Model confidence (mean pLDDT): 81 of 100. The RNA shown here (SAM riboswitch aptamer (S box leader)) has 129 nucleotides and comes from a Chitinophagaceae bacterium. It was read from a public genome assembly, where an Rfam model found it.
């Protein structure tokens, strides 16, 4: 890099360096010399991994009460550690499919844009060749 699965309408900023573009891409709309984006430090958010917790179930022993082991659920538990994140819903839209209704047009097809659902694209985590 690729593949799989899950999530993406919540949440959380100060200081320093540097100095022009930045918000992945398209169109829009925004942010930015009152210094953005980026890098560093500190702080914070969240809870994917993680930690705690130990249910169901199973196994062995026992006449039995029960004992031991495996197992890992719920959790309105946690935050030490590994990531991530801290403008705007992933800022909004998206190839394509389905549905609804609108406009234009036609003999009939159709076209355009809107809304809803799916999906695509992207991001993050965990796993994997």
């Nucleotide at each position: 890099c690729g593949c799989u699965u899950a999530u993406c309408c919540a949440g959380a900023a100060a200081g320093g360096c540097a100095g022009a573009g930045g918000g992945a891409c398209c169109g829009g709309c925004c942010c930015g010399a009152u210094g953005a984006u980026g890098c560093c430090u500190u702080a914070g958010c969240a809870a994917c991994c993680c930690c705690c917790g130990g249910a169901a179930u199973c196994c062995g022993c026992u006449u039995g009460c029960g004992c031991g082991g495996a197992g890992g659920a719920a959790g309105a538990g946690g935050a030490a550690g590994g990531u991530g994140c801290u403008a705007a819903u992933u800022c909004c839209u998206g190839a394509c499919c389905u549905g609804u209704g609108a406009u234009u047009a036609u003999g009939a097809a159709a076209a355009u844009g809107a809304c809803a659902g799916g999906g695509a694209a992207g991001a993050u985590a965990a796993g994997u060749u």